The RNA shown here (c-di-GMP-I riboswitch aptamer) has 86 nucleotides and comes from Methylotuvimicrobium buryatense 5G.
The coordinates come from a structure-prediction model, not an experiment, and the mean pLDDT is 81.
NCBI's taxonomy places the organism under Bacteria, Pseudomonadota, Methylococcaceae, Methylotuvimicrobium, Methylotuvimicrobium buryatense.
Of the family's consensus pairs, 95% are formed in the model.
[in-house]
RNA sequence: AUCAUAACAGGGCAAAACCAUCGAAAGGUGGUGACGCAAAGUUUCCAGUCUAACGGAGUUACUCCUAUGACAGUGGGAUUGCUAAA
Numbered sequence: 001a002u003c004a005u006a007a008c009a010g011g012g013c014a015a016a017a018c019c020a021u022c023g024a025a026a027g028g029u030g031g032u033g034a035c036g037c038a039a040a041g042u043u044u045c046c047a048g049u050c051u052a053a054c055g056g057a058g059u060u061a062c063u064c065c066u067a068u069g070a071c072a073g074u075g076g077g078a079u080u081g082c083u084a085a086a
Stems, first nucleotide, its partner, number of pairs: 012037002017032006035073001041079003045076003048071003055065004
């Protein structure tokens, strides 16, 4: 330097659930908590998924459409990076 089918050690993140809080919702944030994770660091660029307030349509109390809202722990891309067996 490369690789990784991950050897040791050190450290890192934190699913569900519950509580608080913000939000129309999806979901976010904080606490408790660990299902897992070698990028479960960052980034909506592409695909996908979720929600549907505003707006629009049908229509009279509901239904449908819509992302400008979300998900990076759905996949890919971009970018940064710990350890270092053979």